[in-house]
Description: This is a predicted structure of a 75-nucleotide RNA (transfer RNA) from Crenalkalicoccus roseus. The sequence was found in a public genome assembly. Taxonomically the source falls in Crenalkalicoccus (Bacteria, Pseudomonadota, Alphaproteobacteria, Roseomonadaceae). Its Rfam family is "tRNA".
């Protein structure tokens, strides 16, 4: 230095043009003699940043940052 994957809720992930979810934990409540087990709601996000493109972008193009693996160079 080059090639390739990957960054999305508190964690593990899904979604790959039509306006963001799921399971876990977190609160509330029901059940239950009680419980961490069960069922039911709530809440939780600047999807890495920025810029473009589009009637509309996590999704497509560009640039930058962080990771993880290759591959090269180390005179």
């Nucleotide at each position: 230095g080059c090639c390739g994957g990957g960054c999305u809720a508190g964690c593990u992930c899904a979604g790959c043009g039509g306006u963001a979810g799921a399971g876990c934990a977190g609160c509330c409540g029901a059940u239950u003699c009680g419980u961490a087990a069960u069922c039911g709601g709530c809440a939780g996000g600047u999807c890495g940043g920025g810029g473009g493109u589009u009637c509309a972008a996590a999704u497509c193009c560009c640039c930058c940052g962080c990771c993880c693996g290759g591959c090269a160079c180390c005179a």